Source information: A computed fold for a 585-nucleotide part of an RNA from Candidatus Cenarchaeum symbiosum, annotated as large-subunit ribosomal RNA, domain V. Its Rfam family is "Archaeal large subunit ribosomal RNA". Model confidence (mean pLDDT): 81 of 100. The full RNA is in RNAcentral, with records from SILVA.
Context: one part of a larger RNA
RNA sequence: CCAUCAUCUUCCAUCGGGGAGAGAAGACCCCGUGGAGUUUUACUGCAGCUUGUGCUUGUGGUAUAGCAGGGAGUGCAUAGCGUAUCUGGGAGUCAUUUCCUGGCGUUCUUUGGGACGUCAGGGGACGCCGAUGUAACACCAGACAUUUCCUGCAGUGCCACUUACCCGGUGAAGACCGGGGACAUGUGCAGGUGGGCAGUUCGGCUGGGGCGGCACCCCUUUGAAAAGAUAUCAAAGGGGCCCAAAGUUUAGUUCAAGCGGGUCAGAAAUCCGCUGAAGAGGGCAAAGCCAAAAACUAGACUGAAUGGAUUUCCAAACGCACGGAAUUCAUAGACGAAAGUCUGGCUUAGCGAUCCUUCGUGUGCCCACUAUUGGGGCCCGGAGGUGACAGAAAAAUUACCCCAGGGAUAACAGGCUCGUCGCGGGCGAGAGCUCCUAUCGACCCCGCGGUUUGGUACCUCGAUGUCGGCUUUUCCUAUCCUGGUCCUGCAGCAGGGGCCAAGGGUGAGGCUGCUCGCCUAUUAAAAGGGAACAUGAGCUGGGUUUAGACCGUCGUGAGACAGGUCGGCCUCUGCCUGAUGGAAG
Numbered sequence: 001c002c003a004u005c006a007u008c009u010u011c012c013a014u015c016g017g018g019g020a021g022a023g024a025a026g027a028c029c030c031c032g033u034g035g036a037g038u039u040u041u042a043c044u045g046c047a048g049c050u051u052g053u054g055c056u057u058g059u060g061g062u063a064u065a066g067c068a069g070g071g072a073g074u075g076c077a078u079a080g081c082g083u084a085u086c087u088g089g090g091a092g093u094c095a096u097u098u099c100c101u102g103g104c105g106u107u108c109u110u111u112g113g114g115a116c117g118u119c120a121g122g123g124g125a126c127g128c129c130g131a132u133g134u135a136a137c138a139c140c141a142g143a144c145a146u147u148u149c150c151u152g153c154a155g156u157g158c159c160a161c162u163u164a165c166c167c168g169g170u171g172a173a174g175a176c177c178g179g180g181g182a183c184a185u186g187u188g189c190a191g192g193u194g195g196g197c198a199g200u201u202c203g204g205c206u207g208g209g210g211c212g213g214c215a216c217c218c219c220u221u222u223g224a225a226a227a228g229a230u231a232u233c234a235a236a237g238g239g240g241c242c243c244a245a246a247g248u249u250u251a252g253u254u255c256a257a258g259c260g261g262g263u264c265a266g267a268a269a270u271c272c273g274c275u276g277a278a279g280a281g282g283g284c285a286a287a288g289c290c291a292a293a294a295a296c297u298a299g300a301c302u303g304a305a306u307g308g309a310u311u312u313c314c315a316a317a318c319g320c321a322c323g324g325a326a327u328u329c330a331u332a333g334a335c336g337a338a339a340g341u342c343u344g345g346c347u348u349a350g351c352g353a354u355c356c357u358u359c360g361u362g363u364g365c366c367c368a369c370u371a372u373u374g375g376g377g378c379c380c381g382g383a384g385g386u387g388a389c390a391g392a393a394a395a396a397u398u399a400c401c402c403c404a405g406g407g408a409u410a411a412c413a414g415g416c417u418c419g420u421c422g423c424g425g426g427c428g429a430g431a432g433c434u435c436c437u438a439u440c441g442a443c444c445c446c447g448c449g450g451u452u453u454g455g456u457a458c459c460u461c462g463a464u465g466u467c468g469g470c471u472u473u474u475c476c477u478a479u480c481c482u483g484g485u486c487c488u489g490c491a492g493c494a495g496g497g498g499c500c501a502a503g504g505g506u507g508a509g510g511c512u513g514c515u516c517g518c519c520u521a522u523u524a525a526a527a528g529g530g531a532a533c534a535u536g537a538g539c540u541g542g543g544u545u546u547a548g549a550c551c552g553u554c555g556u557g558a559g560a561c562a563g564g565u566c567g568g569c570c571u572c573u574g575c576c577u578g579a580u581g582g583a584a585g
Stems, first nucleotide, its partner, number of pairs: 008585008017577003021572002029406002032403001034402002036398004042200005048193008058161007066153010082137001085143005092126003099122010165180006203216001204214002212233001217239006240389001241283001242345002247301007255279001257275005281290002284350001286348003305331009333342003356384005362379001364378004413460001414458001415456003419453001421449006430440002467542001468540003472534001473531005480505003483500006508520004548566004552561003
């Protein structure tokens, strides 16, 4: 110096593996005491419609139900003289104005007498009494039922009128004519209806949310780790009452069960005896507790009282309502001879604010008002209820959707786990004519893998694009073929089962969006898997998973459906790194 190979720096072109590349405060999911659209037998209203009534609104007639007042009539079981409404009083009442006789007075007169008034006497009817009967009649008073008449009240139906009012026509207008007509219209008040319209709501917990459930208020036991307290959609169960005795007190008694005996009588009925600390019972869950009792029986009672105070649980620093419990004082009592006991039940569950309504108590307090009647509030106590139980008055749907957020919380992928899945091992009951292990291998036991399906919720919701196909590369072996080797219930051919081995290969069609699978003809064989179920800044877009629409089913409906169906947009000019090819030093 030349050739080749490797390397460093810089550059050009191409590619699109990585930068969980860029784009857009995720549209799926959840959450917010956020929003909006829509629906409805959600809640509350408002138009509209409708009905009644007052006013606008006057006149006449007729019919009729109701209420009040007044008059009149009626009121029949049987018995009883008989057509007894009921109750009370009641022994007389009515008639003398009708009849008869007599006296007197007035008046008329035809002198016969008549009329009126008065007095006396007689006659009459009904009742009392008696009888009958549940009840006894005269007479008086007050009622009941029913019928009828009159008056008044506020009505109702029908018929008619015209002047309010309305409609039409004419007219310049005052008005006139015609048709309706006290209806309609208008207006006040009240009832009903009323997604037509409006406003609003549409709980919570939750191994995501929904569906389910209530673990949302209480009680008992365990968990609970020997003080107290203590979580989970942890385990086992209960309560939202009941009882005027199942309460209080005093007195008496002893249970369950077993054994022995005994008529019907039996395993078991009632009776007698013995044993019997509790094995019974205590209204109900469980725990604790209880024998001259807290159990069972009987007597008398109502303390299942009133009004204060303190302590305590609820509620483990302080504070905390309702509710529960205990102790104690005063008053009035119950039982007991008395001591004493008694402020419900052997104890621990059995429960509820403000506002409103209502009740009780009281010579209580405050305010207001009137022609009459009716007032409101306070103090003390109770009831009506909120079970989402410290208590709004409350339905759905959204794929037409929106906003604020969340990886505090789901779907994909990753991590952890590995029940499930796949693969292997130990033992060897048994099958294999005999014989566990050529081959297969129950029950039981022990592992590995991280390709299934789950569980979890650790990263990501100011975005890591989701199934399948196409393309392209690499890795694993638990090997389908090809290679080597061992055993065989391997004669050979062909098989079966192991060991080593991942160099290479593992293909083509039909159906389906498919992965898978089924089928066809080949082949040495048509093995299984991983790489964000490799691979969308590489492609596709058939499926899934927006907006349109149809069917079935569900829903009153808006709408919904891992039900079906047709249609439906795939962005990026490459900064860094990487890869490939090239160039210069």